Source information: Predicted 3D model of a 72-nucleotide RNA (transfer RNA) from a Candidatus Uhrbacteria bacterium. Its Rfam family is "tRNA". NCBI's taxonomy places the organism under Bacteria, Bacteria candidate phyla, Candidatus Uhriibacteriota.
RNA sequence: GGGCGCGUAGCUCAACGGUAGAGCUGACGUCUUAUACACGUCCGGUUCCUGGUUCGAAUCCAGGCGCGCCCA
Numbered sequence: 001g002g003g004c005g006c007g008u009a010g011c012u013c014a015a016c017g018g019u020a021g022a023g024c025u026g027a028c029g030u031c032u033u034a035u036a037c038a039c040g041u042c043c044g045g046u047u048c049c050u051g052g053u054u055c056g057a058a059u060c061c062a063g064g065c066g067c068g069c070c071c072a
Base pairs, nucleotide, nucleotide: 001071002070003069004068005067006066007065010024011023012022013021018055026042027041028040029039030038048064049063050062051061052060
């Protein structure tokens, strides 16, 4: 320098173009003599950035940024 893939909650990951969710972590409650386990509730998001398309974009398109792999 070229090609491909990925970027969403603190972490690991979902999500036909139509209200962004789950598990784990954390807080609280129930249970227990107490802790753990289990169960329930809650907290937690500028979907990497900037534009474009669209009635409507995490999703499609362009550019940029970051990371990984391959080629040179």